c-di-GMP-I riboswitch aptamer from a Nitrospirota bacterium, 91 nucleotides, folded computationally. Model confidence (mean pLDDT): 79 of 100. The source organism's lineage runs through Bacteria, Pseudomonadati and Nitrospirota. The sequence was found by an Rfam model in a public genome assembly. The model forms 90% of the base pairs in the Rfam consensus.
RNA sequence: GAGGCAAAAGGGCAAACUGCUUGAGAGGGCAGGACGCAAAGCCAAAAGACCUAAGUUGGAUAAAAAUCCAAGGCUUCGUCUGGUUGCUGAC
Repeated sequence: GAGGCAAAAGGGCAAACUGCUUGAGAGGGCAGGACGCAAAGCCAAAAGACCUAAGUUGGAUAAAAAUCCAAGGCUUCGUCUGGUUGCUGAC
C1' cells in the first nucleotide's frame, strides 16, 4: 500500500400494536411505538406468497341483465435470489 474480517464511535431504519387517512382488496401514507435489521437504502428484474373480480380488455353462458374464467395488481424489497448505491474502519 492492497485485500479480508468485524469491534468501537457517530448515527440510521423501524415489526407487532394503536389512532387518523386512502384503496374493491392484498396493501399504502402520516403520527405514536420498538420486534428487530450492516444495507430492514433503492429497484417488482426473477422466483415465492397474497389480493380481487372494483375498473379495463378478451373469452364462455345468455334475448338482455347478470354470472364464470383468464389477463390483471405502481400488491409484498422486513420472503428469497439478483442488480445498484452508501457511513465508519480498529484488533